[in-house]
RNA sequence: GCGGGGCUAGUUUAAUGGUAGAAUAGAAGUUUUCCAAACUUUUGGUGGGAGUUCGAUUCUCCCGCCCCGCA
Repeated sequence: GCGGGGCUAGUUUAAUGGUAGAAUAGAAGUUUUCCAAACUUUUGGUGGGAGUUCGAUUCUCCCGCCCCGCA
């Protein structure tokens, strides 16, 4: 330099056009003599920008980062 794949919550991940769920972590509470465990509730997210669309995590383009292959 060329080609391919990926980027979603603190972390691991689902959702492939119709306003993003789960687990875990965090916070509060219940329980317990205390701790742990268990249970309930709750906070928190689409890498950045532009475009298409009534509507974009999803489709297109550019940029950034990571991984694989070729040279």

Predicted 3D model of a 71-nucleotide RNA (transfer RNA) from a Minisyncoccia bacterium. The sequence is in RNAcentral, with records from ENA. Rfam family: tRNA. The family's RNA type in Rfam is transfer RNA.